[in-house]
RNA sequence: GGGUGCGUCGUUCAAUGGUAGGAUGGCCGGCUCCAGACCGGCAGACGGGGGUUCGAUUCCCUCCGCACCCA
Numbered sequence: 001g002g003g004u005g006c007g008u009c010g011u012u013c014a015a016u017g018g019u020a021g022g023a024u025g026g027c028c029g030g031c032u033c034c035a036g037a038c039c040g041g042c043a044g045a046c047g048g049g050g051g052u053u054c055g056a057u058u059c060c061c062u063c064c065g066c067a068c069c070c071a
Stems, first nucleotide, its partner, number of pairs: 001070007010024004018054001026042005047063005
């Protein structure tokens, strides 16, 4: 320099055009003498910008970041 893939709660993984969900972690409560385990609840995210569409995490363009392949 050329090409391909990826970017979603703190972490990890889903959701292929119509209300963003699970696990784990965090907080609160229950249980317990206390703690852990267990049970219930709460909060927490779509990398930035633009386009298409009635509607975008999803499709397109661009930028940024990461990984891999070729030179």
A computed fold for a 71-nucleotide RNA from a Candidatus Pacearchaeota archaeon, annotated as transfer RNA. Rfam family: tRNA. Rfam describes the family as follows. Transfer RNA (tRNA) molecules are approximately 80 nucleotides in length.